[in-house]
Context: one part of a larger RNA
RNA sequence: UUGGGCGUAAAGAGCGCGUAGGUGGCUUGAAAAAGUCAGACGUGAAAUGCCUCUGCUUAACAGGGGAAGGGCGUUUGAAACUUUCCGGCUUGAGUGUGGGAGAGGAGAGUGGAAUUCCCAGUGUAGCGGUGAAAUGCGUAGAUAUUGGGAAGAACACCAGUGGCGUAGGCGGCUCUCUGGCCCAUUACUGACACUGAGGCGCGAAAGCUAGGGGAGCAAACGGGAUUAGAUACCCCGGUAGUCCUAGCCGUAAACGAUGGGCACUAGGUGUAGGAGGUAUCGACCCCUUCUGUGCCGAAGUUAACGCAUUAAGUGCCCCGCCUGGGGAGUACGGUCGCAAGGCUGAAACUC
Numbered sequence: 001u002u003g004g005g006c007g008u009a010a011a012g013a014g015c016g017c018g019u020a021g022g023u024g025g026c027u028u029g030a031a032a033a034a035g036u037c038a039g040a041c042g043u044g045a046a047a048u049g050c051c052u053c054u055g056c057u058u059a060a061c062a063g064g065g066g067a068a069g070g071g072c073g074u075u076u077g078a079a080a081c082u083u084u085c086c087g088g089c090u091u092g093a094g095u096g097u098g099g100g101a102g103a104g105g106a107g108a109g110u111g112g113a114a115u116u117c118c119c120a121g122u123g124u125a126g127c128g129g130u131g132a133a134a135u136g137c138g139u140a141g142a143u144a145u146u147g148g149g150a151a152g153a154a155c156a157c158c159a160g161u162g163g164c165g166u167a168g169g170c171g172g173c174u175c176u177c178u179g180g181c182c183c184a185u186u187a188c189u190g191a192c193a194c195u196g197a198g199g200c201g202c203g204a205a206a207g208c209u210a211g212g213g214g215a216g217c218a219a220a221c222g223g224g225a226u227u228a229g230a231u232a233c234c235c236c237g238g239u240a241g242u243c244c245u246a247g248c249c250g251u252a253a254a255c256g257a258u259g260g261g262c263a264c265u266a267g268g269u270g271u272a273g274g275a276g277g278u279a280u281c282g283a284c285c286c287c288u289u290c291u292g293u294g295c296c297g298a299a300g301u302u303a304a305c306g307c308a309u310u311a312a313g314u315g316c317c318c319c320g321c322c323u324g325g326g327g328a329g330u331a332c333g334g335u336c337g338c339a340a341g342g343c344u345g346a347a348a349c350u351c
Stems, first nucleotide, its partner, number of pairs: 003323004007305002012319001014202004021195003025089003029085002032083001034082002036078008050066006092192001093189003096185005104178007111155001115151008126137002163170002207248006216242002221237004259318006267296011300307002324351003333344004
């Protein structure tokens, strides 16, 4: 490199938007002949290899002849398909109209419970904590309890293999701004599509810079225990941090360990959001259908486990990635970053 692969063995980029490129629905006509197909000619050196004949007593070896040769070039033709051009179409895609659900996003405001602290009242010797204790707090009056006040953070129940979002993720309530999705209708555009190297954007937690904030929790750290030891597990404290604003970082078991799109291939059952039908005074029930989300399973598939219309089945298009273990996601170089470090990413050697 080919080939074979990528749920768990090595391998799907964390996610999206999108450039080049690749690929592309039905159909009239035209032209060319680039791809495609057919013929001819040339080339495809010799040797080797193959077939055959011959020469050394055979063979190896050698000599003669022949066939073959991925392909490439020139030329003659074909015109179905791909490609190009002029048109047409509506089923792909998008728009409109009428409805619908939702912790989707941003900003502003606001609520109650709890916790801690402060003040005051009642009240007295304990509280707290554990396997048991001790450190700790408390006669300077704690814990408990009542009233008042302050602060910050998180939103019990509802809550659900429920919902929304591309992913990360999103949960008290109200308002403002705002994105996407679903259903119905078939009014409009008429292939406007899919994927996407580079590129750009988003991206949990921790971490970083500056300024705020700091109730609770809590790396580090201190103490008490445990223990042979205990730089831990348990306990008492406790600072960064956790929160807000602005900016950086760009990583995760960023997981469904499963890239995206389209089409096709038994069923059964649940759930969420619509639409329609039957029925009805109306609603529920029931039936059909679309979209999402679960479970179970036929065929098929898989090394097995399992997957199974939400495929890991059957096909097509495009991208990414893998190629024995260690060395190593290291070194070096480049590039990004304030740093931490990220991205790219070897070899010697060794088994």
Molecule: small-subunit ribosomal RNA, central domain
Organism: metagenome